Notes: Small-subunit ribosomal RNA from an uncultured bacterium, 1450 nucleotides, folded computationally.
RNA sequence: GAUAAACGCUGGCGGCGCACAUAAGACAUGCAAGUCGAACGGACUUAACCAUUAGUUUACUAUUGGAGCGGUUAGUGGCGGACUGGUGAGUAACACGUAAGCAACCUGCCUGUUAGAGGGGAACAACAGUUAGAAAUGACUGCUAAUACCGCAUAUGCCAUAGUGAGGACAUCCUCACAGUGGGAAGGGAGCAAUCCGCUGACAGAUGGGCUUGCGUCUGAUUAGCUAGUUGGUGGGGUAACGGCCUACCAAGGCGACGAUCAGUAGCCGGACUGAGAGGUUGAACGGCCACAUUGGGACUGAGAUACGGCCCAGACUCCUACGGGAGGCAGCAGUCGGGAAUAUUGCGCAAUGGAGGAAACUCUGACGCAGUGACGCCGCGUGCAGGAAGAAGGUUUUCGGAUUGUAAACUGCUUUAGACAGGGAAGAAACAAGACAGUACCUGUAGAAUAAGCUCCGGCUAACUACGUGCCAGCAGCCGCGGUAAUACGUAGGGAGCAAGCGUUAUCCGGAUUUAUUGGGUGUAAAGGGUGCGUAGACGGGAAGUCAAGUUAGUUGUGAAAUCCCUCGGCUCAACUGAGGAACUGCAACUAAAACUAACUUUCUUGAGUGCUGGAGAGGAAAGUGGAAUUCCUAGUGUAGCGGUGAAAUGCGUAGAUAUUAGGAGGAACACCAGUGGCGAAGGCGACUUUCUGGACAGUAACUGACGUUGAGGCACGAAAGUGUGGGGAGCAAACAGGAUUAGAUACCCUGGUAGUCCACACCGUAAACGAUGGGUACUAGGUGUAGGAGGUAUCGACCCCUUCUGUGCCGGAGUUAACGCAAUAAGUACCCCGCCUGGGGAGUACGGCCGCAAGGUUGAAACUCAAAGGAAUUGACGGGGGCCCGCACAAGCGGUGGAGUAUGUGGUUUAAUUCGACGCAACGCGAAGAACCUUACCAGGGCUUGACAUUGAGCGCCAUACUAAGAGAUUAGUAGUUCCCUUCGGGGACGUGAAAACAGGUGGUGCAUGGCUGUCGUCAGCUCGUGUCGUGAGAUGUUGGGUUAAGUCCCGCAACGAGCGCAACCCCUAUCCUAUGUUACCAGCACGUUAUGGUGGGGACUCAUGGGAGACUGCCAGGGACAACCUGGAGGAAGGCGGGGAUGACGUCAAGUCAUCAUGCCCCUUAUGUCCUGGGCUACACACGUACUACAAUGGUCGGCAACAGAGGGAAGCGAAGCCGCGAGGCAGAGCAAACCCCAGAAACCCGAUCUCAGUUCGGAUCGCAGGCUGCAACCCGCCUGCGUGAAGUCGGAAUCGCUAGUAAUCGCAGGUCAGCAUACUGCGGUGAAUACGUUCCCGGGCCUUGUACACACCGCCCGUCACACCACGAAAGUUGGUAACACCCGAAGCCGGUGAGGUAACCUUUCAGGAGCCAGCCGUCUAAGGUGGGGCCGAUGAUUGGGGUGA
Repeated sequence: GAUAAACGCUGGCGGCGCACAUAAGACAUGCAAGUCGAACGGACUUAACCAUUAGUUUACUAUUGGAGCGGUUAGUGGCGGACUGGUGAGUAACACGUAAGCAACCUGCCUGUUAGAGGGGAACAACAGUUAGAAAUGACUGCUAAUACCGCAUAUGCCAUAGUGAGGACAUCCUCACAGUGGGAAGGGAGCAAUCCGCUGACAGAUGGGCUUGCGUCUGAUUAGCUAGUUGGUGGGGUAACGGCCUACCAAGGCGACGAUCAGUAGCCGGACUGAGAGGUUGAACGGCCACAUUGGGACUGAGAUACGGCCCAGACUCCUACGGGAGGCAGCAGUCGGGAAUAUUGCGCAAUGGAGGAAACUCUGACGCAGUGACGCCGCGUGCAGGAAGAAGGUUUUCGGAUUGUAAACUGCUUUAGACAGGGAAGAAACAAGACAGUACCUGUAGAAUAAGCUCCGGCUAACUACGUGCCAGCAGCCGCGGUAAUACGUAGGGAGCAAGCGUUAUCCGGAUUUAUUGGGUGUAAAGGGUGCGUAGACGGGAAGUCAAGUUAGUUGUGAAAUCCCUCGGCUCAACUGAGGAACUGCAACUAAAACUAACUUUCUUGAGUGCUGGAGAGGAAAGUGGAAUUCCUAGUGUAGCGGUGAAAUGCGUAGAUAUUAGGAGGAACACCAGUGGCGAAGGCGACUUUCUGGACAGUAACUGACGUUGAGGCACGAAAGUGUGGGGAGCAAACAGGAUUAGAUACCCUGGUAGUCCACACCGUAAACGAUGGGUACUAGGUGUAGGAGGUAUCGACCCCUUCUGUGCCGGAGUUAACGCAAUAAGUACCCCGCCUGGGGAGUACGGCCGCAAGGUUGAAACUCAAAGGAAUUGACGGGGGCCCGCACAAGCGGUGGAGUAUGUGGUUUAAUUCGACGCAACGCGAAGAACCUUACCAGGGCUUGACAUUGAGCGCCAUACUAAGAGAUUAGUAGUUCCCUUCGGGGACGUGAAAACAGGUGGUGCAUGGCUGUCGUCAGCUCGUGUCGUGAGAUGUUGGGUUAAGUCCCGCAACGAGCGCAACCCCUAUCCUAUGUUACCAGCACGUUAUGGUGGGGACUCAUGGGAGACUGCCAGGGACAACCUGGAGGAAGGCGGGGAUGACGUCAAGUCAUCAUGCCCCUUAUGUCCUGGGCUACACACGUACUACAAUGGUCGGCAACAGAGGGAAGCGAAGCCGCGAGGCAGAGCAAACCCCAGAAACCCGAUCUCAGUUCGGAUCGCAGGCUGCAACCCGCCUGCGUGAAGUCGGAAUCGCUAGUAAUCGCAGGUCAGCAUACUGCGGUGAAUACGUUCCCGGGCCUUGUACACACCGCCCGUCACACCACGAAAGUUGGUAACACCCGAAGCCGGUGAGGUAACCUUUCAGGAGCCAGCCGUCUAAGGUGGGGCCGAUGAUUGGGGUGA
């Protein structure tokens, strides 16, 4: 885009079309084929007329009879019922389409020409009578007419037959002429008549048919062979006609890979839809052909049928019945039931067109013309138009300002198509009457915006966005996908987009799809080259000349029906629709012409191909023979305890003598070195040597043939390894198997053994990653460099060397090509020819069937179902029990610890009313917490409050504060006392307290996976990027890689890159040296004074120190190395040397890392409670497990005594607190000094000197417990710290494992601070004493750079395989069961044609007259034969306990 459509929602009008696709299911009822009286005899009826009778007054009325104008019609007869109309079951076929043919045919009615129509006869219907039957329908007797039937005469014409002559053709033959024999036909009607309509013979035409042929016409080879009247001939029969159409005989043919046969499906075409076209799909309506008419068979009549509304028979079904018998056929028009998603009125009319009959009038006509139903389709029209901003109200939304709906509405003005009412009113009929449609179309008038809009969509594709609800639910979805609490994707609303009387959905077809590729694809790696050759059919094929005209091209003719499509013009108001003309129908056939190319034929050529001759190379093949090394075994000798094997072992062998070694022997298999991307072969493959036989390739030559060529469906042959059969052989190796190890296991890898097999002969198998994943042939298209075989040239004495060329085999590379990788004269380049193969992944190379095989199995080779991917190449990362380089207390080398004990502390777990919450590998666990008795506090129990403990606004009232009393656990309640703040323009204002009502407060409630901020970690690792340029189809790359170097992407050099940014480094602070300025509270060398003593004092400004400001270090200098670089190594000088030592400083990013309980914050939740106040309790529990610490286990030590030994950095006012006194002590009394270089905390300790202890659970260790005290604080019971006395637990250096540290470091020793009323083994700082070791980078861990592989990308904590279990789905097998289908054999055999018979019957004609004959008929018999029956097979389904694999599932 389209549709014979259906469904959902909606629906105003008209025109033109279309309307059972399913059950070719069954059908009630009505209608659809009759007509002719001018063919015929009757019957009925009858105008006018005549006669008669009756009533009766002429007249009139009535009855009966005759004759009869007319009318009607059951029957005989003629024509038509073979047309029209319906349907598509069957049919794969001369059925259809197209083009031819019939010298092999027919044709009623119609047209033309010609010739005729003489004279007879016998019946049968109707009718009448009798009779059977329920009916349908008959039977018998008798009468009768014809355009019904039957002879005869006539015919120069016609037919048949044999013959003669002439002419012609296409093989049989045809035409004409002559004569013989035979055959063969026919009269009525109307009219006064003319005449008309009929009839018969012949010829011709037209129309309609019949038959034959070429070409075309679906799928399947998992259908490969089919055929006996089959193919042909002769004779005969039959037909309108040819013909095995039929029959007898004879022959053995005919069809088929160019697809026979079989199976499935199907009416075919003009056309229709789609498409740029080529094509693909389709065959409703309209038109042509065919087939069918309930199923099957059969003939009759006829011009025509094997007959839709005829006949006979059989079957099924339905109906009637008196049970004896009968009737029927909507796939005609309506209509009914049924089926179905689904398809209309039991309408009007013959007015038109057409048909049948008729002389005609006319009759009939569900053909047809119309109307009805249905938005089923196409087309047209309408549902109003213009103005109108207060941008109304309402709705939606909001950042609360607004925005939007929206000129939309209201309102004002205007118009009236369709519709309504009223009036008029057709054409359709050229011609007298006659119009179903129809009072319709159309025209005119009237009133009034009045009666008329929906559907789908709004994440991308794809035009159109917000809010709310929901919360992986409900749901959506064409594909991708959406939904797990902020959904433009679900549902609703507002808004918007699109189409519009429709809009969506579903179904189907074409397109896009170059995704079956003729136009117009591929096959190295994506699916796809056959394992290889030989070769048949076929396809394709070298140069020259000629002939022909099949293909080809051109012209002409015929045909290609009409309709349709296209163009032009016209008719309905337009359009749809329709009329006319043209073009077209790309096709087929015939004729004529051309002769380039192809084919065919003839002649010829040598370059393709082949042969000959001369050569050399080779693991080419087959057979026979020979050889040496090695393994194993046997025999013998020597010899002794092990051998062997492995990562390490064990099994195994060995004192019955192994292994080792020497000599001899046996046997089998394989052939080291040479050996080489070397050679040969078609591939598989081929490797010791010799001989014999044998294939091929190559080079040279140019003698011969003369296109003999290439490819190759089927076919044939070869075809590694494994495997199979028979018979041998068997040394080594070695599936299976056994044992030993390894392991969680180990049906493996390792070891010890070991059988098939490996070897030979013969025969099978026929597959491999049979690979160059690359079929064969021919030709062409830059080079460079190896190698193997040959030839030629140059040169040489010669061999080399060098050059050219042919053949093979490699590497690199340009153009070109390719998706890229790559290929690149050995093409995957450019072309041609032939073959094989491919068409998403899985299912599956499976199932079934066939073929092959002894088997294993091979070959050919699907479907259901399922997924939205599977796959290729390349890119960036990440990863690797890949590689290279490098770094780090990463390992190693060391020192000291943890893990064991006790205690402290944190966590888990458990418990509890509560044991509040968070943190969970490194990177949670002495963490938030720099300090839980109350408070803190978030938890629990109980008691209270509800605008609230806190904030803002607040009508009103007021002066608070504070103290006291009572109740209570307290919050709180009640009461008493008490009274008053600041400013002032004196109006008032502010602060403060109370306070109704309402907004609101409040939340340590949830979500760190909604967030901000902050932080941890990789990691102080050296990385992370950008601009421009360049390369690549692109993702991307380059830069940033490479060579060096560094702590460093630090620097240097090189380079299609050149630059730049964030990081590194530096700038900042502390510290190490010096200078300088200043000199108190710090200092004191020299001078002076003074003290038991002390910088105590004068003084000094030297030193230390403090506070400022400077200097200094930069590879600056030298030497060597390095690339003359960067830099490295060493040295000098220097307080310090190569970053001097520390600190602060943390790139792009990662971990949905941590934190909603610091704070802030979206959303959700609570609101007399999840808020708030109070008392008490809990966070301190305790079987247990883990982390982090402290103290120890002791002699490098403990205890005691002595020595005022020596620090640094801090803190101090609700504070530090001295001296002095008291206390064993904690501490108390006391209060000097100090807001601090001034006073205080404050005694540093280890250290040093002595004494003692003497290796023990101790003079170690100090837990635990008892008693007595001290301090803080409202308060030490749960639950603080300290002191004294007493008690004296575990623990004797710690398993597996694991941590820190590279120098003023580890270790060890003490001091201070923060928190804090009190409480420190924790934390943060400070100094004192003060080591050991680093060979080195193999390994463990982490990291950086380069490279490599990848099926990973949530990125190895990845991905992913198979079994098992469960559920579901489709499929295969299966003892069988059941159904269908086409044949075959036999039986039976209706109707019927044909044949025979016909003793029965018989009008026409003949002969003869008792009758006979010819002819015909009944009957009977026979061939054929439908349905039916029996039988065994074939094919296709359905179903089947059970079973097999497959697919899907969180």

Background:
The sequence is in RNAcentral, with records from ENA and Greengenes. Rfam family: Bacterial small subunit ribosomal RNA. Its mean pLDDT, the model's own confidence on a scale to 100, is 83.